[in-house]
Molecule: transfer RNA
Organism: Bacteroides sp.
RNA sequence: GGCUCCGUAGUUCAAUGGAUAGAAUAUUGGAUUCCGGUUCCAACGAUUGGGGUUCGACUCCCCACGGAGUCA
Numbered sequence: 001g002g003c004u005c006c007g008u009a010g011u012u013c014a015a016u017g018g019a020u021a022g023a024a025u026a027u028u029g030g031a032u033u034c035c036g037g038u039u040c041c042a043a044c045g046a047u048u049g050g051g052g053u054u055c056g057a058c059u060c061c062c063c064a065c066g067g068a069g070u071c072a
Stems, first nucleotide, its partner, number of pairs: 001071007010025004018055001027043005048064005
């Protein structure tokens, strides 16, 4: 340099093109306990960036960025 794949909460994963992007875990607060752990409840937190298609994009297309693999 060419080709292929991937990029979503702090982390691990969901989400037929269609209501407010969900879950687990982590963190914080509360309940429980003599204290802590366990358990329960709540809160916080995300679509890599830009453009295009569409009534509507996490999803489809293009470019860029980042990562992995492969060929030279």